A computed fold for a 100-nucleotide RNA from a Clostridia bacterium, annotated as Bacterial small signal recognition particle RNA. It matches the Rfam family "Bacterial small signal recognition particle RNA". A reference for the family is Righetti et al. (2016), "Temperature-responsive in vitro RNA structurome of Yersinia pseudotuberculosis", Proc Natl Acad Sci U S A. Rfam classes the family as a non-coding RNA gene. NCBI's taxonomy places the organism under Bacteria, Bacillati, Bacillota, Clostridia. The coordinates come from a structure-prediction model, not an experiment, and the mean pLDDT is 76. Of the family's consensus pairs, 97% are formed in the model.

RNA sequence: GGCCGGGUCCUGCGCGGCGCGGGCUUAUGAACCCCGUCAGGUCCGGAAGGAAGCAGCGGUAAGUAAGUGACCGCGGGUGCCGCAGGAGUGCCUAGCCGGA
Numbered sequence: 001g002g003c004c005g006g007g008u009c010c011u012g013c014g015c016g017g018c019g020c021g022g023g024c025u026u027a028u029g030a031a032c033c034c035c036g037u038c039a040g041g042u043c044c045g046g047a048a049g050g051a052a053g054c055a056g057c058g059g060u061a062a063g064u065a066a067g068u069g070a071c072c073g074c075g076g077g078u079g080c081c082g083c084a085g086g087a088g089u090g091c092c093u094a095g096c097c098g099g100a
Base pairs, nucleotide, nucleotide: 001097002096003095005093006092007091008090009086010085011084012083013082014081015079016078018075019074020073021072022071023068024067025066026065027064028063034059035058036057037056042051043050044049
C1' cells in the first nucleotide's frame, strides 16, 4: 500500500435492568351518619316471646405506612447485551498478500 472482516455511526426488533404509576400482600384504619354479633339497659306484651339498639368485640370502606412479581402500563444519553437492515469520507483493529 492492497484485499477482506469487525468496531465506532443510524434505524428497527428483542432481552435484562432502572424509575414512575396501577395491581397484589401485610399492618393500621369509622364515637355516630359501614356490616355482623350485640352484655347491660330501654320499648311492646297478662305471659310466651318480640323489637330497636349504646358500650364492647369481629370484619371491612376511603385513607395511611411498608414490601413487591413470577403481573400490567409508561418512559430513558439504561446495558461496551443479542439479531437484522442501512450508511461509510473518517478513526481504531484482526487476518492474508506485496513493497520499503